[in-house]
Context: one part of a larger RNA
RNA sequence: GGUCCACGGAGGAUGCCUUGGAGCCGCCAGACGAAGAAGGACGUGACUAGCUGCGAAAAGCCGGGGGUAGGAGCCAAUAUCCGACGAUCCCCGGGUGUCCGAAUGGGGUAACCCGAAUGUCUGGAUGACAUUGACCUGCACGUGAAUCAGAUAGCGUGCAGGGGAUAGACGCUGGGAAGUGAACCAUCUAAGUACCAGCAGGAAAGGAAAUCAAAACGAGAUUCCCUCAGUAGCGGCGAGCGAACGGGGAAGAGCCUAAACCGGCGGCGUGCCAAGCCCGUGUGCGUUGCGUCGCCGGUGUUGCGGGAACCGCAGGCGGAGGAUACGGACUCCGCGUCAGGUUAGAAACCGAGUCGUUAUGGGAAGGAUCUGGGAAGGUCCGCCGGAGAGGGUGAAAGCCCCGUAGCUUAAAGCGAGUCGGCCUGAUGUGCGGGAAUCCCGAGUACGCCGGGACACGAGGAAUCCUGGCGGAAUCUGGGGGGACCACCCUCCAAGGCUAAAUACUUGGCGGCUACCGAUAGCGCAUAGUACCGUGAGGGAAAGGUGAAAAGAACCCCGGGAGGGGAGUGAAAGAGAACCUGAAACCGUGGACCUUCAAGCGGUCAGAGCCCGCAAGGGUGAUGGCGUGCCUUUUGUAGAAUGAGCCUGCGAGUUACCGUAUGCAGCGAGGUUAAGGCAUAGGAGUGCCGGAGCCGUAGGGAAACCGAGUCUGAACAGGGCGCACAGUUGCAUGCGGUAGACCCGAAGCCAAGUGAUCUAUCCGCGGCCAGGCUGAAGCUGGAGUAGAAUCCAGUGGAGGGCCGAACCUAAAUCCGCUGAAAAGGGUUGGGAUGAGCUGUGGAUCGGAGCGAAAGACUAAACAAACUUGGAGAUAGCUGGUACUCCCCGAAAUAGCUUUAGGGCUAGCCUCGGACGGACAGCCAUGGAGGUAAAGCACUGGAUGGAUGAGGGUCCUUCACCGGAUACCGAUUUCAACCAAACUCAGAAUGCCAUGGCCCAAUAUCCGGGAGUCAGACGGCGACUGAUAAGGGCCGUCGUCAAAAGGGAAACAGCCCAGACCGUCGGCUAAGGUCCCAAAUGUGUGCCAAGUGGGAAAGGAAGUAUGAUUGCGGAGACAGCCAGGAGGUUGGCUCAGAAGCAGCCACUCCUUCAAAGAGUGCGUAACAGCUCACUGGUCGAGUAGUCGUGCGCCGAUAAUUCAACGGGGCUAAGCACACAACCGAAGCCACGGCACUGCAGCAAUGCAGUGGGUAGGGGAGCAUUCCAUGUACGGACGAAGGUGCGGCGCAAGCCGUGCUGGACGGGAUGGAAGAGAGAAUGCAGGCAUGAGUAACGUAAAGAUGGGUGGGAUCCCCAUCCGCCGAAAGCCUAAGGUUUCCAGGGUAAAGGUAAUCUACCCAAGGGUCAGUCGGCCCCUAAGGCCAGGUCGAAAGACGUAGCCGACGGGAAACGGGUCAACAUUCCCGUACCUCUUGAUGAUUCGAUGGAAUGACGCAUAGGGUGAAGCACAGCGGGGCGACGGUCGUCCCCGUCCAAGCGUUUAGGUGUUGAGGAGAGCAGGCAAAUCCACUCUCCGAGCCGAGACGCGAAUGCGAGUGAACCUACGGGGGAUCGAAGUGUGUGACAUCGUCGUGCCGGGAAACAAUUCCUAAGUCAUGUCGUCAAGGGACCGUACUAUAAACCGACACAGGUGGGCGAGCUGAGAAUGCGAAGGCGUAC
Repeated sequence: GGUCCACGGAGGAUGCCUUGGAGCCGCCAGACGAAGAAGGACGUGACUAGCUGCGAAAAGCCGGGGGUAGGAGCCAAUAUCCGACGAUCCCCGGGUGUCCGAAUGGGGUAACCCGAAUGUCUGGAUGACAUUGACCUGCACGUGAAUCAGAUAGCGUGCAGGGGAUAGACGCUGGGAAGUGAACCAUCUAAGUACCAGCAGGAAAGGAAAUCAAAACGAGAUUCCCUCAGUAGCGGCGAGCGAACGGGGAAGAGCCUAAACCGGCGGCGUGCCAAGCCCGUGUGCGUUGCGUCGCCGGUGUUGCGGGAACCGCAGGCGGAGGAUACGGACUCCGCGUCAGGUUAGAAACCGAGUCGUUAUGGGAAGGAUCUGGGAAGGUCCGCCGGAGAGGGUGAAAGCCCCGUAGCUUAAAGCGAGUCGGCCUGAUGUGCGGGAAUCCCGAGUACGCCGGGACACGAGGAAUCCUGGCGGAAUCUGGGGGGACCACCCUCCAAGGCUAAAUACUUGGCGGCUACCGAUAGCGCAUAGUACCGUGAGGGAAAGGUGAAAAGAACCCCGGGAGGGGAGUGAAAGAGAACCUGAAACCGUGGACCUUCAAGCGGUCAGAGCCCGCAAGGGUGAUGGCGUGCCUUUUGUAGAAUGAGCCUGCGAGUUACCGUAUGCAGCGAGGUUAAGGCAUAGGAGUGCCGGAGCCGUAGGGAAACCGAGUCUGAACAGGGCGCACAGUUGCAUGCGGUAGACCCGAAGCCAAGUGAUCUAUCCGCGGCCAGGCUGAAGCUGGAGUAGAAUCCAGUGGAGGGCCGAACCUAAAUCCGCUGAAAAGGGUUGGGAUGAGCUGUGGAUCGGAGCGAAAGACUAAACAAACUUGGAGAUAGCUGGUACUCCCCGAAAUAGCUUUAGGGCUAGCCUCGGACGGACAGCCAUGGAGGUAAAGCACUGGAUGGAUGAGGGUCCUUCACCGGAUACCGAUUUCAACCAAACUCAGAAUGCCAUGGCCCAAUAUCCGGGAGUCAGACGGCGACUGAUAAGGGCCGUCGUCAAAAGGGAAACAGCCCAGACCGUCGGCUAAGGUCCCAAAUGUGUGCCAAGUGGGAAAGGAAGUAUGAUUGCGGAGACAGCCAGGAGGUUGGCUCAGAAGCAGCCACUCCUUCAAAGAGUGCGUAACAGCUCACUGGUCGAGUAGUCGUGCGCCGAUAAUUCAACGGGGCUAAGCACACAACCGAAGCCACGGCACUGCAGCAAUGCAGUGGGUAGGGGAGCAUUCCAUGUACGGACGAAGGUGCGGCGCAAGCCGUGCUGGACGGGAUGGAAGAGAGAAUGCAGGCAUGAGUAACGUAAAGAUGGGUGGGAUCCCCAUCCGCCGAAAGCCUAAGGUUUCCAGGGUAAAGGUAAUCUACCCAAGGGUCAGUCGGCCCCUAAGGCCAGGUCGAAAGACGUAGCCGACGGGAAACGGGUCAACAUUCCCGUACCUCUUGAUGAUUCGAUGGAAUGACGCAUAGGGUGAAGCACAGCGGGGCGACGGUCGUCCCCGUCCAAGCGUUUAGGUGUUGAGGAGAGCAGGCAAAUCCACUCUCCGAGCCGAGACGCGAAUGCGAGUGAACCUACGGGGGAUCGAAGUGUGUGACAUCGUCGUGCCGGGAAACAAUUCCUAAGUCAUGUCGUCAAGGGACCGUACUAUAAACCGACACAGGUGGGCGAGCUGAGAAUGCGAAGGCGUAC
């Protein structure tokens, strides 16, 4: 170290539980708000952080009702109180109700600031309390311009109303997308959806026909449901969109006006002769009138047209009216009678009583015993029930508790009906008549153009709405009936109101659930919290002790944490990190094994050891075999994808429609929908409901006809039909529409949020050490006629030069799991400018801004961020979860903006039908044009013959002719070639017939698929290079989807198709020396380790065959000898003699034989050879061609590495024979399943059982429901963890331990129903690893102290670092971090006794003068009225707001642990009020001045702090040497006021003053401006001096007290307290000079002036008294407290910033002061 066992830790799964959630039903309600809402801020308790309640009357106050013993909320403890004189508590009514918020007196950064009037209180006030005061609209009243009057606008007052909120719902209206679909896209779709905006109600909207229809016996407002119907239609006639009429239901309700006509009132006009005065008659009257307009009242309201006007007919009582009498009529009032009414149609209020609601009350019935910690459990015996719903009680309760059924209650408030009072109407108007007259809704109907809505996309397009242009009619009229016209039918627009049926659910109450049970259910068992973000916005995790805290007294160890005892309890292995307590992971103990070993870690065999009585269990030396899982692929051990591990979660669902199958009901029929009724009840059940749908008849384009019909001339023919089965429900498969199996874009659109980063701009402020250069101009000189020009000086320009701060970022190194999500080191660039910077503002998403890089717009930019449309879409990738059984593909064709996607066919499966029809083999008969072959055709192609014709040459005057080793047709001979040649022509295949074979084979119909990337091998082709593991076809095979054996290993090759078991047998391929199962014999061959890699080519390798020469007349080889003469052939040549070269019918001779020569050789000869010949020898010899096996050719990268190794001469090769081995093949034996056949069955027989995509079948498990008031369970459920058994499997059962309260069987039912992979999600835990690192290399050391403990804390002594900072002050930001006490778990990069950490323990911030508030305005913002705009809203005047800008005033010293210009001491000043006093023209929202301003630069004065030197005072005199001196340490005092005074600046080119004029300053002015005259030297001004001022400060001295002996502490006392020099960017100075870019505003403040008014209630001076509120103030602040996720090497504005060196703020060193940065 491995395996196993036991016991632990860690962790929080599982089981059980539920306070919380989800969905739905019913009822109520849909309330609020200027009488201040919703929502908040801040307060409020004895102690109080949060929640809840409440509001300065503050967990509450008052009254009424209920109720009863305890109470002071969650929330314990303690303290203190309250309560039978009725508390707490519940309900009703009232009071109080800070501040913000519509927010409303004004302002504003919500919860803050400022301010007015009136009243009351008070001696008084600057005090307290109370009230009032926004804007808009309407009405009334008053006032009242431009414009004489009047009118109007405007203004004022009074009264009333509005504003805002909501519930992420429902409604109406104004605007209105895009992703997407159309496999592209533009009309179209998505969709009038999302979203924005306005407005409203409890509902809203709609609504009483200018409606529909259809030819009729029509219907009769609207809304909603079912149906009609996916029909009619619309539609790139694509995708899609999609009615209505009619029918059945719910509900049910109808009305009022305008006009004509009459009357009244008012305005205007007109008018006195008239018109008229209710009618009749008579008398009379007469400006009362008439016309018109407006208002009011009456009348009137519809389409078989209505009304007015006119005419006619008909009516309880009483009273009154008119110029009059009588009569009539009319109008009004009263009584009686009748009717109606408050939701429309007119409209309020009161009373009574009822019901409901907001608190309630009472409410039946059980005991014993056993087990147990506990009884509700078991057993025994009872009871109640209008109550056996439910919950609780120490386990499981009708009778213990709360309740439940059925009853019951309201002073007060609220709601709804009823009745009465009350109100209104009628009592007459109704009917009738009809010729004429009047009225019946106008910029309307309608037309045209452009749009929109209608299901209807411009279409034949009616109908509705209207932006533009035209523009009627009044019943003899007008609209509609889907262009239009006629006839007919129907209705009456251009005014209005109207309940119910319908939609929704923030909330209240009640109830239900085959909904969840802590990774679930809402995001939340509570939280919109923590946290993230500038913001809009985003957004968690986290439940459980026990019945009861009985929460562990006491003891022990320990600093604590923690633990051990004791005790409690049924249990502590329930101990608060608490029920159960799985796994990863980490340990302790034990058994076996393990240090020469190669290993997907298992499996088969198995020695040994250990445990056990045994059965059996653990371990496992050694041997055999053996390349994980998933996905994707032709193909993966793959070095192609995915997974660190474990646990939990995690993906084909649901609705409607269609279709097929199964089951069930009924059946020529089947079935209801909405709705209704009944019911104690489950959104339940039953019964109605026949509208409608499907079927019962088809054919046709249709008219139409009909068992037929269409076509057709047809009675022909043909097509489609007729001989009949459907329909409803449930279940399952599949499809369609929906997100439709899950996860995943980049993107598009809408509405918002962002300029704290950054870009640019605007307002107001600030910053830039020091040094250098020396432009123009000027002055002087030279020079010129005058200029020019030159020299010197002065001068101080410049996007000038060098260089710090500051800004920047070019190079390099480092860093690159950083110190840092952009930095550090070194070196660079700019550094008076187009400079840098602070603060307040402006501009933004197809937009901003951009010295332009597509840069920047909050660490993101070729279109920000947030939320929404939204689950966009994804022909793409990934993932997709239990078991067994049966069958089982494809990678092809056609088409495809198609090629990695589809559709149809092919191939698979399941069901049905059919019934042997398929395939195979045999036989027979056929069609054909391939291979091979051939050349007859079409072409190609070689040689010969022939040789037309042509070329060339010759000849010729020309014609003719001749020659030709030139080309060459035809014909012919010989030999050939062809995918697109065939005179011919196979094998195989194909078709047909017959037979054999008897196989769930074929075929047809229907449901469901998958497949469309294929790979290799053999054969046949093409292509390529007769290359490829290439591409592409055909055909067969295998793999794919196939394991086994062989080929060493090796998808595709060879053998062979695995249902399971067997330590049986036989074989296949291939093998048989060893590895490693099995072998021998015979005959040859090979010698190369060939075998065991390779070609052209090469070779007397070897074996064998064929064939040809030569050979006893002596071959071949060797040896001996010869190899001659003409001649040195000729030519050539310097020479050429066999042998440089040329020529040659290459001769002749001698010979056994000998070339005018085969080589070597010479300058040339010579010489040596060969051919050839003889001798010797004595038998074969020399070739050629073929075959087998070998040899060479033969070269690659780390030895062997081309038999699998050893090794082999057979263990190689060939042939033959005989054996054997060898697989999951075959056989044998046993078993399982399926199919077929037989059988009544049991069963038998036969066959089958590899399998991816995929089809089919059968089951297991999980959660919940019904049967169920049943069954099991404290004598121990579920869950966890072992063991045993059963089942083919998923799984199931039993039992030990743990656990401590629930649980499952059966039969049915319903699903959030099964996990290993998705770079899945959440949590936990590993690995890397005790590894990297511990954040600038400024640095520590020693001693002491404290403490349980000290590298780190404290003290002391040394050492080191910064010192234009790493010191001090301050703005912003932070918000208690400040101080002291206590603590040490966590935080702190280690430790910690320490801290910026913790403390439900304390303390600390003191202002008239500092800052704010306040007054004023800037950029900019808001904006009364106003203008504009679909809405939202935009712009903007008056006005207001808005600072880092302008504006009154304080200094010094002291003091606390912590504050001080704030407290104290001392000394000042500003302002306001009042009073007194003196003087007096004061007076503003008006006028004027001032306020009031740039940059650069020069020189001077003064002299702050500091420093230096000197004087004086006090002290010191040295740890080793020197040091009485030229040595060391210290040495001050404000502001204001008064007085004096000054440098300097300015000023005679006029400071200042006086007088006069004056048309400007919106009126006025004595002021200002301007003009004139006169006088003439001032004015500004830092600083200095004196007082303030000593009883103060001051070196030092050093008491008490404390001490860690270092010191701390500070009472007391207290010297000198001068001068000179130097010296700022300070100040004079807002100065001077130069320059061009020409350098805020103000109703502030200051001064002057006048107007209205005013002569004291004003103003000024002096004095006195009094007031000066509120907010900030701690601490940090180049940083450990801010911005950067951190105690982070980064960033962060302003002021001071000693000294020496030096030009300097550079550099180096260093004072004060601060540090040594936490390993």
This is a predicted structure of a 1719-nucleotide part of an RNA (large-subunit ribosomal RNA, half A) from a bovine gut metagenome. The RNAcentral record of the full RNA draws on MGnify. Its Rfam family is "Bacterial large subunit ribosomal RNA". The prediction has a mean pLDDT of 82.